[in-house]
Parts: sequence; structure tokens; C1' cells
RNA sequence: GCGGGCAACAGGGAAGAGAGCCAAGCGUGAUACGUGGAGCGUGUUGCGUGAGGACGCCGAAGGUGCAAGUCUGGAACAGGCGAAACCAGACGAAACUCUCAGGCAAAAGGACCCUGUUACCGAA
Repeated sequence: GCGGGCAACAGGGAAGAGAGCCAAGCGUGAUACGUGGAGCGUGUUGCGUGAGGACGCCGAAGGUGCAAGUCUGGAACAGGCGAAACCAGACGAAACUCUCAGGCAAAAGGACCCUGUUACCGAA
């Protein structure tokens, strides 16, 4: 000096689970009637969209919970100190866990990873 570490930014990669069901309304096509025509209205129906509802499911934004262990305090013993054990509390990780939030075609998002840039640190 390099490798390395934290942070920010840029680019790239990045999984899982119903394109399910019900459904007000809206748009549009067809058709029957109101009528002889146009327009309009109503009913039925196909397609699209869809406030919302119920059920099923996923875990990698975020969030919840805790193991070993550490610390503090307590009780007991004739008194003091004190180890272990006991009781209580605090701290205590995750890709584990819960499924609150979020998500379940595509898009978006996405923990995490890679590359680069900037600044700082750098004993190993």
C1' cells in the first nucleotide's frame, strides 16, 4: 500500500402464495317490449371494469416473540462472608417464529447478494 469494515447513491440479480368465489355500480354489444321510424326507457343476456364481502394461502418491506448466557436482587443457615442450587426481574440473535402489516397473473414492491462511486475507519 492492498485486501477488509460501516453508511449513502447508481446499475444488475432476487423467491413464495387463488389470473379463484360472491358482488352494488359503470361502460359496451345483442335481443324482446313500450310504438310505425329515429331517439330514449325497461327487462333478459354476453364481454370489460369494479366500491365492497367471505373463504383459502405466502413470508424476503416493516413489525412481534425467545435460547444459551450475562447482570441485579431476594429467601434460608446462631453471626459474618460466600460457591452451587432455588425464586424474581433486566439485557439477550436469526433467513427461526407469529402472520399485525404487507402480498397471492403481469407490472410495482422485495430481505439478501454482486459491481461501481463518494466519504470515513482500518491492530487482526